[in-house]
RNA sequence: GAGUUUGAUCCUGGCUCAGAUUGAACGCUGGCGGCACGCUUAACACAUGCAAGUCGAACGGCAGCAUUUGGAGCUUGCUCCAAGAUGGCGAGUGGCGGACGGGUGAGUAAUACGUAGGAAUCUGCCUAAAAGACUGGGAUAGCCUGUGGAAACGCAGGAUAAUACCGGAUGUGCUCUACGGAGUAAAGCAAGGCUUUCGGGCCUCGCGCUUUUAGAUGAGCCUACGUCACAUUAUCUUGUUGGUGGGGUAAAGGCCUACCAAGGCGACAAUCUGUAGCUGUUCUGAGAGGAAGACCAGCCACACUGGGACUGAGACACGGCCCAGACUCCUACGGGAGGCAGCAGUGGGGAAUAUUGGACAAUGGGGGCAACCCUGAUCCAGCGAUGCCGCGUGUGUGAAGAAGGCCUGCGGGUUGAAAAGCACUUUCAGCGAGGAGGACGGGUUUAUAUGCAAAUAGUGUAUAGAUUUGACGUUACUUGCAGAAGAAGCACCGGCUAACUCUGUGCCAGCAGCCACGGUAAUACAGAGGGUGCAAGCGUUAAUCGGAAUUACUGGGCGUAACAGGGUGCGUAGGUGGAUAGAUAAGUCAGGUGUGAAAAUCCAGAGCUUACCUUUGGAAUGUCGCUUGAUACUGUUUAUCUAGAGUCUUGGAGAGGAUAGGGGAAUUUCCGGUGUAGCGGUGAAAUGCGUAGAUAUCGGAAGGAACACCAGUUGCGAAGGCGCCUAUCUGGCCAUAGACUGACACUGAGGCACGAAAGCGUGGGGAGCAAACAGGAUUAGAUACCCUGGUAGUCCACGCCGUAAACGAUGAGUACUAGCUGUUUGAGAUUUAUCUUGAGUAGCGCAGUUAACACGUUAAGUACUCCGCCUGGGGAGUACGGCCGCAAGGCUAAAACUCAAAGGAAUUGACGAGGGCCCGCACAAGCGGUGGAGCAUGUGGUUUAAUUCGAUGCAACGCGAAAAACCUUACCUACCCUUGACAUACUCGGAAUCUUCUAGAGAUAGAGGAGUGCCUUCGGGAACCGGGAUACAGGUGCUGCAUGGCUGUCGUCAGCUCGUGUCGUGAGAUGUUGGGUUAAGUCCCGUAACGAGCGCAACCCUUAUCCUUAGUUGCCAUCAUUUAGUUGGGUACUUUAAGGAGACUGCCGGUGUUAAACCGGAGGAAGGUGGGGACGACGUCAAGUCAUCAUGGCCCUUACGGGUAGGGCAACACACGUGCUACAAUGGCCGGUACAAAGGGCAGCGAGAGUGCGAGCUUAAGCGAAUCCCAUCAAAGCCGGUCGUAGUCCGGAUUGGAGUCUGCAACUCGACUCCAUGAAGUUGGAAUCGCUAGUAAUCGUGGAUCAGAAUGCCACGGUGAAUACGUUCCCGGGCCUUGUACACACCGCCCGUCACACCACGGGAGUAGAUUGCACCAGAAGUAGGUAGUUUAACCUUCGGGAUGACGCUUACCACGGUGUGGUUUAUGACUGGGGUGAAGUCGUAACAAGGUAACC
Repeated sequence: GAGUUUGAUCCUGGCUCAGAUUGAACGCUGGCGGCACGCUUAACACAUGCAAGUCGAACGGCAGCAUUUGGAGCUUGCUCCAAGAUGGCGAGUGGCGGACGGGUGAGUAAUACGUAGGAAUCUGCCUAAAAGACUGGGAUAGCCUGUGGAAACGCAGGAUAAUACCGGAUGUGCUCUACGGAGUAAAGCAAGGCUUUCGGGCCUCGCGCUUUUAGAUGAGCCUACGUCACAUUAUCUUGUUGGUGGGGUAAAGGCCUACCAAGGCGACAAUCUGUAGCUGUUCUGAGAGGAAGACCAGCCACACUGGGACUGAGACACGGCCCAGACUCCUACGGGAGGCAGCAGUGGGGAAUAUUGGACAAUGGGGGCAACCCUGAUCCAGCGAUGCCGCGUGUGUGAAGAAGGCCUGCGGGUUGAAAAGCACUUUCAGCGAGGAGGACGGGUUUAUAUGCAAAUAGUGUAUAGAUUUGACGUUACUUGCAGAAGAAGCACCGGCUAACUCUGUGCCAGCAGCCACGGUAAUACAGAGGGUGCAAGCGUUAAUCGGAAUUACUGGGCGUAACAGGGUGCGUAGGUGGAUAGAUAAGUCAGGUGUGAAAAUCCAGAGCUUACCUUUGGAAUGUCGCUUGAUACUGUUUAUCUAGAGUCUUGGAGAGGAUAGGGGAAUUUCCGGUGUAGCGGUGAAAUGCGUAGAUAUCGGAAGGAACACCAGUUGCGAAGGCGCCUAUCUGGCCAUAGACUGACACUGAGGCACGAAAGCGUGGGGAGCAAACAGGAUUAGAUACCCUGGUAGUCCACGCCGUAAACGAUGAGUACUAGCUGUUUGAGAUUUAUCUUGAGUAGCGCAGUUAACACGUUAAGUACUCCGCCUGGGGAGUACGGCCGCAAGGCUAAAACUCAAAGGAAUUGACGAGGGCCCGCACAAGCGGUGGAGCAUGUGGUUUAAUUCGAUGCAACGCGAAAAACCUUACCUACCCUUGACAUACUCGGAAUCUUCUAGAGAUAGAGGAGUGCCUUCGGGAACCGGGAUACAGGUGCUGCAUGGCUGUCGUCAGCUCGUGUCGUGAGAUGUUGGGUUAAGUCCCGUAACGAGCGCAACCCUUAUCCUUAGUUGCCAUCAUUUAGUUGGGUACUUUAAGGAGACUGCCGGUGUUAAACCGGAGGAAGGUGGGGACGACGUCAAGUCAUCAUGGCCCUUACGGGUAGGGCAACACACGUGCUACAAUGGCCGGUACAAAGGGCAGCGAGAGUGCGAGCUUAAGCGAAUCCCAUCAAAGCCGGUCGUAGUCCGGAUUGGAGUCUGCAACUCGACUCCAUGAAGUUGGAAUCGCUAGUAAUCGUGGAUCAGAAUGCCACGGUGAAUACGUUCCCGGGCCUUGUACACACCGCCCGUCACACCACGGGAGUAGAUUGCACCAGAAGUAGGUAGUUUAACCUUCGGGAUGACGCUUACCACGGUGUGGUUUAUGACUGGGGUGAAGUCGUAACAAGGUAACC
């Protein structure tokens, strides 16, 4: 920096990612080289080999080997024997080294490490200096002999040497001292020369030896500071702290011991527990930090586990010793041997880590005079992509943009600037040839110079020449040869994050770091093509830092987001602290100096072809030490001051506290009177009380608790809290002006005190109220809400508890930063109504702050000081432990596990059994219906071979369907067809077409007949029919949740938005809210808004009035004529159809804000949108339709396509919707009589006439229609008659019979007519629908569809009402506001028990282990002390012995071990407790809205 909480926003806050890194591991892949690195686990156990020896110039010697000499045997070149004679040398004595080098990190939180210092020490080999090295002695191993033992290993006797051991001398020196003195060393060997009695001696040189001093190096000791976590570890300590004497050590010291004193450490974290080697450094980071301590380097510790000492300069000793223990091995069972955390290697463990390699050539180490020997240190090689660095896997050209793959919109695109082809190159690997450097030095030898010395011997040093020495090594490097030849993978491609398509799959398989993906169109799974990134590697996993300002020193916070201000005060330690002057110099600052190992990091060079790497120089590195200075600030100290703080005097207000006394009102109970049937209670009731007299009312008494009015965002108190009156005692506060003290202050970890209510203990008290409890209601239930009762308790005294949403959710103190208004209580002033100034308490508000809300001199502003607290949600304020409490419980306070969120503020919606305003046939007021009956019709259900499909709350159900007998038709059964009934293209034939017969249910099949058309450039062509083949046709098959289009609905509701501006961090707001008004976001006014758009309205059609024009098929007032506008005539009227007029709140009055508008009126045919229609904003419902049509994808292809016949869509116990007809007298029937509108008509309407009871039939005029017809009369109506309240002269279902019409056909299954039949039904339960005027109701007429078939639908006119007080309520809607834990938006969200599964945790009778305290037993080896039992070469001796040593015994200390009893901790445990997570389980509905009883502590 990004992703992720939300519908969106800002904030808080966690989770996750991108980076770097690694001693890594795993998966896939793998060409070369260089440089590094390689058991992080079992400090588990180890077979085998090697890792520490060397010196013959210390010694006696001589087993083996070689040489030489001699001898023997003889196969005359072999064997054997002898000689320490020579080279040398096993074993042994002796010296030096095995304390280095190498390994490991178990232990250790300080006997360690790091930094800086210190004094009381030692130091082999090395360097320098001084002095010396004389003279004696006794042993002993090896060896020999004997002997024990399986072995390891001894034992006894005998002989022998030394640079082994010992005595004496000397003493430069050194040590001690009583200052007289005492003590204290030594070793030789080799080479050369000279000499010799051949043993040796002398001289010189070299190495070695002894004493001492100094140095160097190494080591030991002490001090200060620094060095992990836990306080759910708060006290620890008896050699402990100090002193004195003594001992001990190389050395100071309780290091040890005796005595004395009683100290010492600790909240600046002792002690305990857990974890851990420390450092230079490494990784990361801008840094500060955080994490780590592999390799390399320094220090420490350890060497099977524990203990111990010996030797030595050095060890308490990795490849030494002794003891104990565990383990392994050998054994003759008696006893022995061993220690890879050296190098290899083995087993084991583990995700995981190499060869039983070569060489001492180099570097280094040990021994040696040296040669040399030893060296698993080291140098090399091997294995491993474990890491870093470098190189390569080819280069150029090449478009027919090949083939193939993939995609496709079918044109093409992409792979592909590829490959092939052509032309080149040869690094690396391969084969061959050549070939450095690492070799300096040493040895041998020659020469020269020089030191020592008598010396040309010898020896040391230096120089020069020759010669010799390489594990690596088939080295690096150079060069020749051949040929593109031998050399590319891995991960990813939804966002973060660079990179996209196809196919398969279908919440499956799978993916996943987070968000999340997958339920038939998946860029997210799997495969493919393509692409992106890195590359001999690439990914994954693990781990660390970063990002994370997410522990905040740099650099965070605490009103509401975190369980973030402790409930409140007092106060200890601590922290911080007013003014002036002086001193000091601890902090601070500056200079100098020491140190901060090397390596590493950084900078500049150099060397490997480059790089990594190596190397040279520099810089850098500390809260460090020492030292010299500075003195502003802080500290310390001295002196002073008064502004902070405090004291006194004088006043003031107050529900501040405690105790005692007093008061009245009211409730209740009791007593008495009056009085009678109810009272009480609720939404309504009941339980309850009352005729034994209640309630009511009057009088009296008792008792307890609380104090109306005053009373106030008034007062007081630290908070909790405090309210009748009086008295006493008492705390604090404020004001004023002086005096005094002189920084006495602020905060405050622990600590102490106070601390509502409830609760607890003891004793009182008890009127009212009232948990628990009982009863009555409510309810599905009601362990509740409501009611009637009622006990603890509430009250008092004393003692506990110690918590609250103890809240201003806001710690205390000080200072500063605009104001205005109210109020309480002081002081002062004056113009007596104000002003000034304190201390409080409230409301606004500037700057500023804040995520916003808000805060704002009473800060949440600006700063300082001190304290407390927070670090994702849940688990959990829980468990365990501890402390407190009588108990209840409180305080302190985790983890496992689980989620990707949890949250704050604000925004827009939606919702509310929230509020306000308004509207609608929404209610109300009315009229008529539905629901009951019969029938019609649609639906569900059922049935069926099929009863095709769709529509399903309003907004499906007389709906798609404006019309199923066949057809339609999609369904079922049966029979047939397969390029197909239909389209385009190819080919062959034929005009097309009409028609006959046979078979069949038909489709179809077969056999005939008629017919030869049109155009022509004469080739042929167009249309049509038949045959064939292939591309394809076809599908009312699926998906309306892939879609277009169309439609319904909210709703003809008044809304929905935009631009610019402004406000807000932002989502958004404003505009569009407000005051009026309207049918209306209609208009007006106001206004940080100004405008605009889609809607409203208007424009359109129709209807109502008039005018103009035009009169035929229309009309007829006047004239004539007639049965008849029939005709003449006329065009006035009606009417028709074209164009106009008219209505706009225009006018008047009132109301209103001077407005908009409303009310009333005039005029007018019509009056306030005149009536009706068309017209439907942004959007909602994944609403409806793939079966109107179109269409993506999927599916079928001799069938899910096509044809035919018959059947079905019409079934029928039942349920629902919509209708028709009725139930009758406002009526039925009969007769007479009047008045419409709007339509339709040629495959048609059909007059008239005839005929039939009738439906109709026959014939037929007229009319493609203002002319003719449907259509004779429209019906209700009106007039007259009849019926007389009945299942009827109502009603017409059903059924029988007879017919008509349409049609190929009326059986399933049409309509109508006539005769007969005459069901149910007497006005319809709960419930429910429509309608506000030419409306409802009622009456008929026409049309579409249609061969026929409406009670449906659409349209038309006739007659023609009632009612609306009003907006409380039901339903729906609009605006504003409010709450919200909802946003899939209340059909929302969400809580708890129970049941089931899984997971981790607590308790748990206990059980098993680890570790540790205390007490006691025990006591190996060893050291020290004691001891005379045994024994003892050197020295002394008076020869008896002594001194000394050794063994033994014993004492002290002490490891292992044992017993008892505690602590801590780990594992496990029948059972049990709560917690978490799981699919749509069960019961309720606690919370979110007034959540339906406000919620919460």